The RNA shown here (Bacterial RNase P class A) has 379 nucleotides and comes from a Clostridiales bacterium. Rfam family: Bacterial RNase P class A. Rfam describes the family as follows. Ribonuclease P (RNase P) is a ubiquitous endoribonuclease, found in archaea, bacteria and eukarya as well as chloroplasts and mitochondria. By type it is a ribozyme. Model confidence (mean pLDDT): 76 of 100. The sequence was found by an Rfam model in a public genome assembly.

RNA sequence: UGAGUAAGACAGGCGAUCGCAUCUAUUACCAUAGAUGAGGAAAGUCCGAGCUCCGUAGGGCAGGGUGCUGGAUAACACCCAGUGGAGGCGACUCCAAGGACAGUGCAACAGAAAGAUACCGCCCUGCACUCGAUCCAAAUCCAGCUCGUAAGCUGGAUUUGGAUCGAAUGCAGGGUAAGGGUGGAACGGUGAGGUAAGGGCUCACCAGCGUCCAGGCGACUGGAACGGCUAUGUAAACCCCACCUGGAGCAAGACCGAAUAGGGGCAAAAAACGGCUGCCCGCUGUGCCCCGGGUAAAGGUUGCUUGAACCUGACGGCAACGUCAGGUCUAGAUAGAUGAUCGUCCGAGACAGAACUCGGCUUAUGGCUUGCUCAUAGA
Repeated sequence: UGAGUAAGACAGGCGAUCGCAUCUAUUACCAUAGAUGAGGAAAGUCCGAGCUCCGUAGGGCAGGGUGCUGGAUAACACCCAGUGGAGGCGACUCCAAGGACAGUGCAACAGAAAGAUACCGCCCUGCACUCGAUCCAAAUCCAGCUCGUAAGCUGGAUUUGGAUCGAAUGCAGGGUAAGGGUGGAACGGUGAGGUAAGGGCUCACCAGCGUCCAGGCGACUGGAACGGCUAUGUAAACCCCACCUGGAGCAAGACCGAAUAGGGGCAAAAAACGGCUGCCCGCUGUGCCCCGGGUAAAGGUUGCUUGAACCUGACGGCAACGUCAGGUCUAGAUAGAUGAUCGUCCGAGACAGAACUCGGCUUAUGGCUUGCUCAUAGA
C1' cells in the first nucleotide's frame, strides 16, 4: 500500500426567521411563554414474552415446537463459552449436531449378488476323448552270438493290445470367497504361516467396536491391556426418545352516550343445550337455538406510555450478564404531527416514517474508527 476478517459508534451540525402536533401555566376561546417531538433498522411479521378477554378451576390424549454440552435471560429456535464436524493459506465462518442392536420403509443403473450370493476363476473326485513317457505281452524285420540243420539267446526298430503316470479339452458332482470383473460401497487392511485350494483358520502389526483407567460439571479427550474378530447409507423418510406447549388478540378489552320490533321452537334444574381451541374426563351456566329489526353520528372517553426503561461509576464473572450507588423522563397521533427559507461548517448524508410495549433474528444502506490475517515493496 492492497485484499480480507471481526467489532464499535454516527446517521448532517450550528445560527436566524416563519410554520406543525402534544403537554404545562395564564386563559371562556383566541393568544402568550416554556418543555418535548420517528429509527438503527421504525421495515419483514420469522421467534419469544408483558398485558387483555374466554374464565370461577383442572387432568389426559391428539396436535405443534425444540434437539451436542454448560451457562445467561421474564422467556426464546436469540445471546455467551465450549465439544465434535465442514470450509478457508490465515484471521475467522458455518452446521437440519439425540437415536439406524425398538420397528417399518427406501437405495436408480451396473453387477452373480447390496442383509445376500457365485459370472469368470482356483482345488478335489469320477467319466469320455486326444497326445506324450514308462512298463508288460504278442507279431514282424535287421544285426550279433551258440550251432551240422531245426532252433535258442541278446540288442535295436516298427505295429497291435493292455496298465501306470503326466498334460490338454469336454461333461458331472463336491469344496471355496483369497484373485478378476461391476459398482459410491461387496461380510476390516497389510504381511507371513497353514490348506487339496482358500478364508482371522493361526500369528504379527494397524484401523474399528466393547470392557477398563485417567482428566473434565458435561458434551467429550487421552492412554494401556484384554476380547469376540468386525454385515453400508438414509430419520432434511415414517418413527422412537428427551424437554416445552390452552386459545384469541389493542380492530384484545373497559366505560359512557344514542336508538330499537318483535316472532317461532326446545327446555325448565334429572336431562337437554351452552362455555372451557380439536377429542375425552371433569368442572360449570340457567337458559339455549332459528328468523327478523335497530345503533355503528366517518360516535365519545379510556386502554396509550414510568418501562423486565435509559445513562454514568464501582464490584463479581473469560463472556453473555448480574448486584449496588447516583442521575434522567425522552412522540402518543386517530385521513393520521417535525416542514420551508437564508447563512455557515463539513468526512458532502445513503436505506428510509412510530400507531399497545419490550428482548431478538432476517433484510436494505452511506461514509468513519479500531483490532487481527494474508500478499507485496522498502528500511